Predicted 3D model of a 75-nucleotide RNA (transfer RNA) from Verrucomicrobia bacterium UBA3222.

RNA sequence: GCCGGGGUAGCUCAGCGGCAGAGCAGAGGACUCAUAAGCCUUUGGUCGGUGGUUCAAAUCCACUCCCCGGCACCA
Repeated sequence: GCCGGGGUAGCUCAGCGGCAGAGCAGAGGACUCAUAAGCCUUUGGUCGGUGGUUCAAAUCCACUCCCCGGCACCA
């Protein structure tokens, strides 16, 4: 350099045009003599960035940044 996959909550990921979610983690509560587990409730998001299409974009398109894999190059 070329090709492919990926970037969404603190972490791991789902969601692929119509209300942004799950598990874990965090916080609070109840229970218990007490602790843990389990139970109930709950906080937390510029959906990598910019622009475009659309009534409506995490989702489609263009450009761009970053990560992973393969191929090429290695003067």
Its Rfam family is "tRNA". By type it is a transfer RNA.